[in-house]
Context: one part of a larger RNA
């Protein structure tokens, strides 16, 4: 871990709906008696109970009755007649009520063989050491106290075996051992330590008190039997097929939040019930709103300008009501205002999918994505609502892989047939190395911002330019003047301040380097040479840097690719799905017929056409097989039954036929009945391997 057998919605009495079935304005008998071929039939028994009338609280009255002063008004009936017995099912209630499961709580008993305590009776404590008190002698004194030798053997007294204990530490920790070894230590004449026999218990005992200990888990024992199938809003389990429909995770309210009751979704029946056509859709008219947006009248908030009461300031000046004018802004502003959604009414298309009474349920943890939105930090695979999708409970192709994203009128079944969606067509891998025209060079495509940059396409727009421009080179780059100040110096170039004139083709009271200050290099500027474009700003396109992670490339799946196999615009072609269309086939509902049968309610069968036939919780519906009764010990059975083990046939399946083999005596069908009636799971239970 397997095999195989057991293993879970029962039964009873009440209710309440359905279906059957007797009788019907009536149904119907219990207990008990009485027969008879006695688990049982039959019969007799009207007591009792349900209907037929109600309504009041009640006397009571009565198709009415209450209420009330009421011939009002209103309540609840009548006017519209079915009920009752049985019986099958589905459901609730009352019982353990589908099953198995607590810890516990209560009762009588058992248990001091372990341990606590106590009583009676026994037994141990090698060895060594200390040396109390008494006493002796002996000093000592008037006579003691007193002192000193020696005797002597006291001590919860020393030290340390046995014997009892467990302080440290190691090691054992699926051990040698359900508590121990081994070293160490503690007590060992004592409140020691043991053997024997007794004795005290469960709200009780014992206790040198730790709530210890009472037989390897004691803050209320163990076990046993009983209340008892304690109770479990919890978790697990819960056994054949097939068809049709098919959810919800929401509102209340709840000592309620992982329970539940109602309501809201689901299903089955019945009904308005058939059609002057319900729901739903489309199209037209009418409607109210105050969101999105816009606005600044109104409530606020906020910027600039004017104006300048009024205040500050010594003074230059600052501040600034209040009034103009421009301008921004709001969930809780609104002079204004949509789309859409909502309600009505006509209309069309639909064809009962709504409604409405009834029996049966399940949901109340939902997830993500796209839109609006509040929390939060315009964080979360966040959390809380509105909204539509899809997963829940949905398969299939796509998105490498991937519940919730794309495709699917989205999976009755078949087929080695076509067409297509989403994606995709160089290979892995089905289909285009298609056509046309661009872009990118970064392998960008194939992750990622702020900000940065003569990357490259385009497109606009300002300049300058055969009077010669941009770049390179060659020259020149001056004088007043070392401008004034400042300063140790300040000379275009430390700082302040001024920044003019004159000679020119042009030259700043100087762009930078440079001196300690000069000087020197250089620029602006001007001329020559060359020679044909050059410069600056701006939209956009596609690129480029920013660009750090932990086993290994690891941010296209992968190979690999560069006028692509990246990217954009275009346009023809294939591939591609359980879509959609061909053939065949089952099935359901419905709508038309056709034979049969019929209690006339309807059944059964068969055709033909149309719509459908994912699916979890759950609703309905139709069958399979098992055991047992009856049929029936019948039919068949030593010319082989039943049960086994394999084949083929047959059925949409549960299963069923037949044949072969075993097997060696029993035993169907069919038609009805009746349940201990289907196992793969419940850390299920038993045996086996």
């Nucleotide at each position: 871990u397997c095999c195989u057998g057991c293993g879970a919605g029962u039964u009873a009495u009440c209710g309440u709906g359905c279906g059957u079935g007797g009788c019907a304005a009536g149904g119907u008998u219990a207990a008990g008696c009485c027969u008879c071929a006695c688990u049982g039939g039959g019969g007799c028994g009207g007591a009792g109970c349900c209907g037929a009338a109600g309504u009041g609280a009640a006397a009571g009255c009565g198709a009415g009755c209450c209420u009330g002063a009421a011939u009002a008004g209103g309540g609840c009936g009548a006017u519209u007649u079915a009920g009752u017995c049985a019986u099958g099912c589905g459901c609730g209630a009352u019982a353990g009520a589908c099953c198995c499961g607590a810890a516990g709580c209560c009762a009588a008993g058992c248990g001091a063989a372990c341990u606590a305590g106590c009583c009676a009776u026994g037994g141990c404590c090698a060895g060594g050491u200390u040396g109390a008190a008494g006493c002796a002698c002996a000093u000592g004194u008037g006579a003691a106290a007193g002192u000193g030798u020696g005797u002597g053997g006291a001590g919860g007294a020393c030290c340390g075996a046995a014997c009892c204990c467990g302080u440290g530490a190691a090691c054992g920790c699926u051990g040698a051992a359900a508590a121990g070894u081994u070293c160490u230590g503690g007590g060992a004449u004592g409140a020691g330590c043991u053997g024997u026999g007794g004795u005290u218990a469960g709200c009780a005992g014992u206790g040198a008190a730790a709530a210890g200990c009472u037989a390897g888990a004691c803050g209320a024992g163990u076990c046993u039997u009983g209340g008892u199938g304690a109770u479990a809003g919890c978790u697990g389990g819960u056994u054949c097929u097939c068809c049709c429909c098919g959810a919800a995770a929401u509102a209340u309210a709840u000592u309620u939040a992982g329970g539940u009751a109602u309501a809201g979704c689901c299903u089955c029946g019945a009904g308005u019930a058939u059609a002057c056509g319900a729901a739903a859709c489309g199209g037209g008219c009418g409607g109210g709103g105050g969101u999105a947006g816009g606005g600044c009248u109104c409530u606020g908030g906020u910027u600039g300008a004017a104006u300048g009461a009024g205040g500050g300031g010594c003074a230059a000046c600052c501040c600034a009501a209040u009034u103009u004018c421009a301008g921004c802004u709001a969930a809780a502003c609104u002079u204004c205002g949509a789309a859409u959604a909502c309600c009505g009414c006509c209309u069309g298309u639909g064809g009962a999918u709504c409604c409405u009474c009834g029996g049966g349920a399940g949901u109340c943890a939902g997830a993500c994505u796209g839109c609006g939105a509040g929390g939060g930090a315009u964080a979360a695979g966040c959390u809380u609502c509105g909204u539509a999708g899809u997963c829940g409970a949905g398969a299939g192709g796509g998105a490498a892989a991937c519940a919730g994203c794309c495709c699917g009128u989205a999976a009755c079944c078949a087929u080695c047939a076509g067409c297509u969606a989403a994606g995709g067509u160089c290979c892995c891998g089905a289909a285009g190395u298609c056509c046309a025209g661009g872009c990118u060079a970064a392998g960008u495509g194939a992750g990622g911002a702020a900000g940065g940059a003569u990357g490259u396409g385009u497109a606009a727009u300002c300049g300058c330019u055969a009077a010669a421009a941009c770049a390179g080179c060659u020259g020149g780059g001056a004088g007043g003047u070392u401008g004034g100040c400042u300063u140790a110096g300040a000379a275009g170039c430390a700082g302040c301040c001024a920044u003019c004139c004159u000679u020119u083709a042009a030259a700043g009271a100087g762009u930078g380097c440079g001196u300690a200050a000069u000087a020197g290099c250089u620029c602006a500027c001007c001329a020559g040479u060359c020679u044909a474009g050059c410069g600056g700003u701006u939209g956009u396109g596609c690129g480029c840097c920013g660009a750090a992670g932990a086993u290994g490339u690891a941010a296209c799946g992968g190979g690999a690719c560069u006028c692509a196999a990246g990217c954009c615009u275009g346009g023809c072609g294939c591939c591609g799905a359980a879509g959609c269309u061909a053939u065949g086939g089952g099935u359901u509902u419905g709508a038309c017929g056709a034979g049969c049968c019929u209690u006339c309610g309807g059944g059964c069968u068969u055709g033909u056409c149309a719509a459908g036939c994912g699916g979890u919780a759950g609703g309905g519906g139709a069958g399979c097989a098992u055991u047992c009764u009856g049929u029936a010990g019948u039919a068949g059975g030593u010319u082989g039954a039943a049960g086994c083990c394999g084949g083929c046939u047959c059925g949409c399946g549960a299963g069923a036929g037949u044949c072969g083999g075993u097997g060696g005596a029993c035993g169907a069908a069919u038609c009805a009945g009746a349940a201990g009636a289907g196992a793969g799971a419940a850390u299920g239970c038993a045996g086996g391997a």